[in-house]
Context: one part of a larger RNA
RNA sequence: GGACGAACGCUGGCGGCGUGCCUAACACAUGCAAGUCGAGCGAAGUUUUCUUUAGGAAGUCUUCGGAUGGAAUAAAGAAAGCUUAGCGGCGGACGGGUGAGUAACGCGUGGGAAACCUGCCCUAUACAGGGGGAUAGCCUCGGGAAACUGGGAUUAAUACCCCAUAACACUUAAAGCUCGCAUGAGCAUUAAGUCAAAACUCCGGUGGUAUAGGAUGGUCCCGCGUCUGAUUAGCUAGUUGGUGAGGUAAUGGCUCACCAAGGCGACGAUCAGUAGCCGGCCUGAGAGGGUGAACGGCCACACUGGAACUGAGACACGGUCCAGACUCCUACGGGAGGCAGCAGUGGGGAAUAUUGCACAAUGGGCGAAAGCCUGAUGCAGCGACGCCGCGUGAGCGAUGAAGGCCUUCGGGUCGUAAAGCUCUGUCCUAAGGGAAGAAUAUUGACGGUACCUUAGGAGGAAGCCCCGGCUAACUACGUGCCAGCAGCCGCGGUAAUACGUAGGGGGCGAGCGUUGUCC
Numbered sequence: 001g002g003a004c005g006a007a008c009g010c011u012g013g014c015g016g017c018g019u020g021c022c023u024a025a026c027a028c029a030u031g032c033a034a035g036u037c038g039a040g041c042g043a044a045g046u047u048u049u050c051u052u053u054a055g056g057a058a059g060u061c062u063u064c065g066g067a068u069g070g071a072a073u074a075a076a077g078a079a080a081g082c083u084u085a086g087c088g089g090c091g092g093a094c095g096g097g098u099g100a101g102u103a104a105c106g107c108g109u110g111g112g113a114a115a116c117c118u119g120c121c122c123u124a125u126a127c128a129g130g131g132g133g134a135u136a137g138c139c140u141c142g143g144g145a146a147a148c149u150g151g152g153a154u155u156a157a158u159a160c161c162c163c164a165u166a167a168c169a170c171u172u173a174a175a176g177c178u179c180g181c182a183u184g185a186g187c188a189u190u191a192a193g194u195c196a197a198a199a200c201u202c203c204g205g206u207g208g209u210a211u212a213g214g215a216u217g218g219u220c221c222c223g224c225g226u227c228u229g230a231u232u233a234g235c236u237a238g239u240u241g242g243u244g245a246g247g248u249a250a251u252g253g254c255u256c257a258c259c260a261a262g263g264c265g266a267c268g269a270u271c272a273g274u275a276g277c278c279g280g281c282c283u284g285a286g287a288g289g290g291u292g293a294a295c296g297g298c299c300a301c302a303c304u305g306g307a308a309c310u311g312a313g314a315c316a317c318g319g320u321c322c323a324g325a326c327u328c329c330u331a332c333g334g335g336a337g338g339c340a341g342c343a344g345u346g347g348g349g350a351a352u353a354u355u356g357c358a359c360a361a362u363g364g365g366c367g368a369a370a371g372c373c374u375g376a377u378g379c380a381g382c383g384a385c386g387c388c389g390c391g392u393g394a395g396c397g398a399u400g401a402a403g404g405c406c407u408u409c410g411g412g413u414c415g416u417a418a419a420g421c422u423c424u425g426u427c428c429u430a431a432g433g434g435a436a437g438a439a440u441a442u443u444g445a446c447g448g449u450a451c452c453u454u455a456g457g458a459g460g461a462a463g464c465c466c467c468g469g470c471u472a473a474c475u476a477c478g479u480g481c482c483a484g485c486a487g488c489c490g491c492g493g494u495a496a497u498a499c500g501u502a503g504g505g506g507g508c509g510a511g512c513g514u515u516g517u518c519c
Stems, first nucleotide, its partner, number of pairs: 001519004006515005013390006019383002021348001026346003030343003035090003040087002043084012059068003097301003106226007115219003121214007129163004139152005169194006176187004199206002227273003234264003239261008276298004280291004303324005326337004354380001356379003362376001363374004393423004403414004427460001428456006437446001463508005468489003474503005484491002
């Protein structure tokens, strides 16, 4: 000098764009953050309409006996609409947060296939025949304070099961060809065996099953790189390798049985400490050094520890089970919970914001769609926290006014500065109008915002640090090794340009200084 997620002191007008718990991965009141589909299913409730049956009013006619007429109402059935808990499907593995752990194939980079998986999406081929038994809900009888739960009866499906059909699919076997040093790999053939499905519809479509290919995403393996300590020198028994088996989507001590006795290490093993890694960011002429906030990629974690289930995908932040600590409810028998989501609270701290608005846009989930959901996101609020822009007025104005300070008492200086005159209107205030962002119709949270017009009037807007040298900027008074200053050298003991105040001056300016950290 530059930089900062900064803090502190004094000061503070406006706007744009960014940015804001670095500490306790401490504990959390409250609200919201993941739902959706009625074009899969039965049911319940409700509304409307229609049909049938019962019912018979008003009215009309009357020879007063009645006839006609068919309303209200009730029951049953049908159709349509709406709502909802349940079954079922898809999504809750994305999006959002945090950096605890991790020195590791975790990350970065370059390769690999020995071996793989891939819902939704795209392409192609083929198919969808028949049957069955349940169960939630509803109803009913109980248990419980609650959370919830037991028995009975009953019902549906794109839920579940069985049979059929099926190969270029899968498994086994056989012989053949090609490639390879070889275990083997590939190709085509034959035989045997095995595996599937679901319908809905507004008739336009939307779905279902199998296989192959693609796309996307993911798993796995290897080379190299990746902090400090030797006052850590030896470490290792599933340890290193082999054979076989199991397991996995798949390779592999991943696991197991047997066999061999190996494997790593001064090119730093092991141990200990510290730490998420990178693109980047800061600095520097570069080499390098420092750093890993915000944005983007990868990883890890979700109260602590462990485990699996479901699923295309998890060993799963707002799922399940077990254990633990903590908090809460309880009728003492037993239950409930997990903000490192968005706000917000307590605590810690030098220190870090609103319990805001909207799904209008972009994106995501579900849905055929309308649409619903979305604290992702878009916006608004707060903070000079940062960067950038603008303003706090412009011109003229000497009698060099008053006043302050200094003075050699002549004057000098603040100083064209002020006053005064003439103007301007950025910002400001008031009123009127008023967007783009929206995708040819509809739809705007932001927002009556930006912006435009008119009017008003210099009115409402300047401070902070420094002045001994380094280092730009000097005098007076006070103080008297006191009080104090200080980054270094050093100032202060009676004329202090170094302390304090004043006048003057220098620097920067809505900031200026100080502290901390890095180059």
Molecule: small-subunit ribosomal RNA, 5' domain
Organism: uncultured bacterium